[in-house]
Context: one part of a larger RNA
Order: sequence, then structure tokens, then C1' cells
RNA sequence: GAAUGAACGCUGGCGGCGUGCUUAACACAUGCAAGUCGAACGAGAACUCCCGAAGCUUGCUUUGGGAAAGUAAAGUGGCGAACGGGUGAGUAACGCGUGGGUAAUCUAUCCUUGAAUUCGGGAUAACUGACCGAAAGGUGAGCUAAUACCGGGUAACAUCGCAUUUGCCUUGGCGGAUGCGAUCAAAGGCAGCCUCUACAUGUAAGCUGUUGUUCGGGGAGGAGCCCGCGUACCAUUAGCUUGUUGGUGGGGUAAGAGCUUACCAAGGCGACGAUGGUUAGCUGGUCUGAGAGGAUGAUCAGCCACACUGGAACUGACACACGGUCCAGACUCCUACGGGAGGCAGCAGUGAGGAAUUUUGCGCAAUGGGGGAAACCCUGACGCAGCAACGCCGCGUGAGUGAAGAAGGCCUUCGGGUCGUAAAGCUCUGUCGAGUGGGAAGAACCUGUGGCAUGUUAAUGACAUGUCGCACUGACGGUACCAUUAGAGGAAGCACCGGCUAACUCCGUGCCAGCAGCCGCGGUAAUACGGAGGGUGCGAGCGUUAUUC
Repeated sequence: GAAUGAACGCUGGCGGCGUGCUUAACACAUGCAAGUCGAACGAGAACUCCCGAAGCUUGCUUUGGGAAAGUAAAGUGGCGAACGGGUGAGUAACGCGUGGGUAAUCUAUCCUUGAAUUCGGGAUAACUGACCGAAAGGUGAGCUAAUACCGGGUAACAUCGCAUUUGCCUUGGCGGAUGCGAUCAAAGGCAGCCUCUACAUGUAAGCUGUUGUUCGGGGAGGAGCCCGCGUACCAUUAGCUUGUUGGUGGGGUAAGAGCUUACCAAGGCGACGAUGGUUAGCUGGUCUGAGAGGAUGAUCAGCCACACUGGAACUGACACACGGUCCAGACUCCUACGGGAGGCAGCAGUGAGGAAUUUUGCGCAAUGGGGGAAACCCUGACGCAGCAACGCCGCGUGAGUGAAGAAGGCCUUCGGGUCGUAAAGCUCUGUCGAGUGGGAAGAACCUGUGGCAUGUUAAUGACAUGUCGCACUGACGGUACCAUUAGAGGAAGCACCGGCUAACUCCGUGCCAGCAGCCGCGGUAAUACGGAGGGUGCGAGCGUUAUUC
């Protein structure tokens, strides 16, 4: 000099864009942060209102029907909840970075392509009534549905085995041909139609469309595993290792492997630093520097790890799962003492710690995500607003004129000098702020509706696709912005002045009080302490402290 997620002191007008627990991965009150689908399924209230009926205590009770309403809430089932969001404790490691391998692998949704979607069955929740419990919750009995569950049939270019044959290639790869055998599937929903069949109005077991479901091939995106190289300090850590190193058999995984197990062999690693210890998430980047390098890893982006602490599996395409389950532990809470409940390193917020870090805000309007055919619902992701000079950038606090120079302060050699065109005065301007009026873009979808075209079909119907109109949707926000009104009015400080280092005099003090980054000042003329006048530097900031280069 540059820089910072900064803090502290003094000061503080406005705006834009960013940033904001670096400490206790300490403990957490409260609210919200993951739901959705009735076009998978069965069932299904109430408040209230209307029309009656009965009873009497004459304005109430009981009861029937209708609306509310096939709605709310709950349940079965599907998809999602493994994403998104947080944190950096652990980890010196194939964790990360980079380049490869997988002929050793998996992949829900999505796209594309081939084939199929058949016949049956028994349950169970909800519900009803019974019981146990303080509660959390639970037990047994009865009824019922499905795209829930189960069985049969069929099936291959799918998988496996055997046999024959063959091309490219090389660990279990891609294939072709033939024969035999074995194994494995499904679910419907919605809308429309009457050409065929049945009843003969129109409907469905029929047909059409659409969306699902099942088994295959391919793709995209994603994931697992393996390898080369790189990746902190300590040798005042020199030896380490028994599933250890290798083999065979068994097991296991989507998949290679001591991954695991039994047996056999005795190997394997190490001064090119094993083992041990300390510290640490890694990277793109960031800061600095002419560069080489050094330091660093906040915000944003990629990867990894974690979710009170430790362990485990279940479900599932994917988890050994932050707002799931089970076990153990610590802590907190409820309890009828028998037993239960909980996990903010999600967003706000509280206490504690600390030099120190914000609102228990608004909205799903946009972007994105989940569910749904859709309308739509959910979304503390996100978009916004609030607080903080925490940072960067921009603007303002007025402009012109005005004396051989007012008053006043300070200094003085008493002549004067200086603050100083500075002020006052005169002439103007109107940024920001204040008032008044107008007032956005961000919105295009989706959907509905009208027209047209194409496809499908027996069909001008229905459906699908495309296109052209119209309608609907804004948290921010009456914000940005524009116009206008008045009026210099509301808006300057901080540090320094001995040298380094730009900037000097007076008074006070008298090795005292004090200053100080280094050298050093102060003991009676202190440009170094304190004050004043003047000056220098920066300026809504200026200094100090800490840290890095």
C1' cells in the first nucleotide's frame, strides 16, 4: 500500500446492489418448513336453514323429510417424501481434483420402439357394537371395496441349462443360425357411440378414443465400483500387520474383491517415510503480488460427510433415511407412578457463550419442485419487504457576485499579519429530502370460450394436435418512474501537524500530568504532554485493533 463475513471509538443526509453467529456440531418455548390424487376404492357427518308431526312448562324438547352434501374430517390404495433447505463435527481418505476403466454393474419417473392387457379367489382397514388404559395407545368379535393381496392360464427377439455351428472381438462383450427343456406377467379408470350381438326406449358383456398396467429392446439423465497422478505438519513417531498377504471350496452383492467364512501357504507394507501423533471438509475460486509465489476456502457453484450421542436394519428404483422405524445412552417434559413424549446443523425466534452478526414479516404474482387428466393444492425452495454505514458504487450538504478586506478570535517586532471572498449583502438554481397529482414493466402460460386446419373413426359426433382472437392472474406497491409546489431552507465530520510523513505558533504544565508504530519527547522559553488559533489529509465517513499478502 492492498484486503476483510470484521469488531471498537467519535460522527452520521439519501439511493442502488450485495453481505450479515467466524464463538457453544451448546440447550431450545411457540408458529410454520411435504404433501397430493374422488378420473384407484368403500364408506360418510355436523353447524345452520326450510317444510311438517308429537309433547307440554307457549318457547323449548323429541322426531320425520329436504337443502347443506356425496361436502368436511378420517380410512384403504398410488406417487412423492432419498429432491429441495441446513451445517462442517468427523475425515489426511480414491474423501476431493484431474484423466481413464467397468468385457464386473444397477436405474423409478421421462423419450422411443415391439408385444400383451386373460380367468378366478380369499381377506382387511374404515364402520358397528364389546372391553382395557390417567394418557400415549391397544385387544378380541362382526360387515365391506379396490389399480391393495393371492392363485391359474398364456408368452417371447427375456433369463437359465444342454447340444451343434459361426462372425467381430477378447476377463462374465456384441451377435447370427438350429433343436430340446425349464422359469417368469398384468388393473383398471374416464369420456363417447350404436356398425355388429343381447334386451329392443336406450343401455352394455360390444365398439371407439384416451390414460393407466405387464413383459422386452434402445436412449437420455442419474448412481455404484475400480485405477494412474496430485492433495498439510511432526523422524524429539522407525518399525507396522493375523482377515493380516495370497490360494481353494462355500456364502454374499445390482456388481469385481478377505466383502464374509472354513481350510492351506507365510506372506504383505516401510527412509521414494510405513505405523503413530497433531491439524484440516476438498475444489472452481478469493485476497495479495509485476510475476513466480504466499495466504485462504464467508456469500455463489460442484463433490463429500453429518442430522441429540452410538448402533441396526425395514420400506423402496434409489436411504441404512434432518422434520421415518427399532435398540442403548445423556438431557428435557407429562403422569393417576403402572407408563409415556421429544430432538431447529430447515425459516423466523429465545436463552447461553462472545468483541460480534438481523424480522417470531408478506406472497406463491414470477422461476423451480411434488401430486393431479385438469382446475387446483402444497412449497420459510424462491420472489420480495424489514433491521445493520457491514462492504462496494453513485449523489448531495448549494452556485455566481461580493472589501486593499466589517465585527470577532488568534498572533504581533504594535507597524501590522491571519482566519478571508470566508461571512453579511445582492442575483440565482432546485439534485436529495418534504408536500400534491398521475403511475408502470415484470404476465406469459395454464384454463375457459369462439373460429380455422390436420389426424382418427362408419361419423359433419367425441377426442388429440396445431394456429388465430377474447377473457382471467402482481406479494413487491400506490413501489420505481413522471409532473408539479414552496424554499438555501433539513444534511460534516474524523484523524493528524518532532523525523519517518503532507501540515506551526501561543498559553498551561515542569522527568509531574502525560504521549509513543520505531527513533524517542517531558527535569521553566516543549513545533513531541493538555488547550487554543492556524494548517494538512481523507470525507458520510475517519481513526484504532486483529488478521493476510
This is a predicted structure of a 549-nucleotide part of an RNA (small-subunit ribosomal RNA, 5' domain) from an uncultured organism. Its mean pLDDT, the model's own confidence on a scale to 100, is 84. It matches the Rfam family "Bacterial small subunit ribosomal RNA".